[in-house]
């Protein structure tokens, strides 16, 4: 440098439950294990979800060329156990 075996030192921990934080998506801790060879870190690109506050801008529908309203985009946020990019690393095998 390469590979990750129905193996393996060691590790992580889905659903669910309890407590706490958040408007929410969601997050933290404890229990618990469906799974994981990066299920370690990172929100840059795609994607999914939320949208109180901030910003308060665009389009469509509707209406009366108004207002209220609805949807989408934009803006703001969440997710790394959806994919890609980037960073770091243990063990084993092989050489």
């Nucleotide at each position: 440098c390469g590979u990750g075996a129905c193996a393996a030192a060691g590790g992580c921990a889905a659903a669910c439950u309890g407590c706490c934080c958040g408007a929410g998506a969601g997050g933290g801790c404890a229990g618990g294990a469906c799974g994981c060879a990066a299920a370690g870190c990172c929100a840059a690109g795609g994607g999914a979800c939320c949208u109180a506050a901030c910003c308060a801008g665009g389009a469509a529908c509707g209406g009366a060329c108004g207002a209220u309203g609805u949807u989408c985009c934009a803006g703001g946020g969440u997710c790394a156990g959806c994919c890609u990019a980037g960073c770091c690393g243990c063990c084993a095998c092989a050489a």
Molecule: c-di-GMP-I-GGC riboswitch aptamer
Organism: Nitrospira sp. UBA6493